[in-house]
Context: one part of a larger RNA
RNA sequence: GAGUGAACGUUGGCGGCGUGGAUUAGGCAUGCAAGUCGUGCGGAAAGGCCCCGCAAGGGGUACUCGAGCGGCGAAAGGGAUAAUAACACGUGGGUUACCUACCCUCCGGCCCGGGAUAGCCACGGGAAACUGUGGGUAAUACCGGAUAACGUCUUCGGACCAAAGGUGUGAUUCCGUCGGAGGAGGGGCCCGCGUCCUAUUAGCUAGUUGGUGAGGUAACGGCCCACCAAGGCAAAGAUGGGUAGCGGGUGUGAGAGCAUGACCCGCAUCACUGGGACUGAGACACUGCCCAGUCACCUACGGGUGGCUGCAGUCGAGAAUCUUCGGCAAUGGGCGCAAGCCUGACCGAGCGACGCCGCGUGCGGGAUGAAGGCCCUCGGGUUGUAAACCGCUGUCAGAGGGGAGGAAAUUCCAUGGGGUUCACCCCGUGGUCUGACCUAUCUUCAGAGGAAGUACGGGCUAAGUUCGUGCCAGCAGCCGCGGUAAGACGAACCGUACGAACGUUACUC
Numbered sequence: 001g002a003g004u005g006a007a008c009g010u011u012g013g014c015g016g017c018g019u020g021g022a023u024u025a026g027g028c029a030u031g032c033a034a035g036u037c038g039u040g041c042g043g044a045a046a047g048g049c050c051c052c053g054c055a056a057g058g059g060g061u062a063c064u065c066g067a068g069c070g071g072c073g074a075a076a077g078g079g080a081u082a083a084u085a086a087c088a089c090g091u092g093g094g095u096u097a098c099c100u101a102c103c104c105u106c107c108g109g110c111c112c113g114g115g116a117u118a119g120c121c122a123c124g125g126g127a128a129a130c131u132g133u134g135g136g137u138a139a140u141a142c143c144g145g146a147u148a149a150c151g152u153c154u155u156c157g158g159a160c161c162a163a164a165g166g167u168g169u170g171a172u173u174c175c176g177u178c179g180g181a182g183g184a185g186g187g188g189c190c191c192g193c194g195u196c197c198u199a200u201u202a203g204c205u206a207g208u209u210g211g212u213g214a215g216g217u218a219a220c221g222g223c224c225c226a227c228c229a230a231g232g233c234a235a236a237g238a239u240g241g242g243u244a245g246c247g248g249g250u251g252u253g254a255g256a257g258c259a260u261g262a263c264c265c266g267c268a269u270c271a272c273u274g275g276g277a278c279u280g281a282g283a284c285a286c287u288g289c290c291c292a293g294u295c296a297c298c299u300a301c302g303g304g305u306g307g308c309u310g311c312a313g314u315c316g317a318g319a320a321u322c323u324u325c326g327g328c329a330a331u332g333g334g335c336g337c338a339a340g341c342c343u344g345a346c347c348g349a350g351c352g353a354c355g356c357c358g359c360g361u362g363c364g365g366g367a368u369g370a371a372g373g374c375c376c377u378c379g380g381g382u383u384g385u386a387a388a389c390c391g392c393u394g395u396c397a398g399a400g401g402g403g404a405g406g407a408a409a410u411u412c413c414a415u416g417g418g419g420u421u422c423a424c425c426c427c428g429u430g431g432u433c434u435g436a437c438c439u440a441u442c443u444u445c446a447g448a449g450g451a452a453g454u455a456c457g458g459g460c461u462a463a464g465u466u467c468g469u470g471c472c473a474g475c476a477g478c479c480g481c482g483g484u485a486a487g488a489c490g491a492a493c494c495g496u497a498c499g500a501a502c503g504u505u506a507c508u509c
Stems, first nucleotide, its partner, number of pairs: 001509004006505005013359006019352002026315003030312003035072003040069002043065002047063001048061005079270003089194007098187003103183007111145004120135006151160003165175002196242003203233003208230006215223001245267004249260004272293005295306004323349001325348003331345001332343004362392004372383004396450001398445005405438002412431008453498005458479003464493005474481002
């Protein structure tokens, strides 16, 4: 000098874009953060509509829909950096050793049956959480049979494996379903190379190293097991100890390098602590399950409940880090034929000079050089065109009015063309619907009005005088100032630098 997720002191007008729990991966009240589908199913708790009834109430319908069965999603998105020195990451390869729901393309199929079970009804247990017995019911839930190749296995003879319907029409519509092949995107596993400090850590290793067989997995493999052999690693640093998520990048620097890994992106890992599996295409699963533990809460003392390293918010610790805000309008995601619903992702607003950038705090004239302040050799000098005063402007802020854009899709209506004529599908045209929040920009009003500080002035280093103090009080980055004339302390005036900031501290180059 440059820089920072900064903090502290003094000061503080506006806007844009960013950014903000770095410490205790400490504990958490409250609300929200993952649902959706009635075009899978039996249905009807609530509302609507219809009927009976004076009313209470009852019946129907399925516009709609609680709970339930079922499907898809919940493995994404969001957070954090504790662990990890490792194929974790980066880079380049391998997989004839592998998997892949939804999506796309292609080839084929969807036949005949069956038994249950929630919901519901009845009767119970329990303070609650919850739960038992009996009866009866549906399905795109479950099961059996048939069919079976370009699939799987194969001793090449053969053997084996599936399915589901819904909606709607005049109909061969549309949405689904099963088997197979390919694709796209995603992942698993393996390998070469690279990746901090320590030798005041020198030896480490028994599933250890290899083989055979068997098991297991989507898949190779001591991954696991039985048996056999005695190997394997290490001074080119094994093993141990310390520290640490890694990269793209970021800071600095002429570069080489050094330092670093906030925000954003990719990957990894974690989810109160430890362990485990279940379901599933995918998890050993942040807001799923089970066990153990710590902590907290409820309890009728028998027993239960919970997990903010999601968004806000709270306590604590700390030099220190924000609102218990608005909206699904946009982008994206889940479900759904769709309408739509959900979405603390996201988009916005709020707070903080935390950072960067921009703008303003006025412009021109104005000397008998007013007054006041400070200095003085008492003549004067300086503050200083600075003010007053005269003329002008209207940025920003304030008040009022207009206003483009962020919105194009979807839906619906009309219409034209095409697909086989059509109510279905595709394309085009016109109209209609949709903004949480922000607002460019224009215009009116008034009036210089509302908007300047901070640090420094001995040398380094731009900028000095007076008074006070008297090795005191104090200053200080280094040299050093202060003991009665202090340009270095304190104050005043004046000046210098930067300016909505200026200094200090910490850290990096």
Molecule: small-subunit ribosomal RNA, 5' domain
Organism: metagenome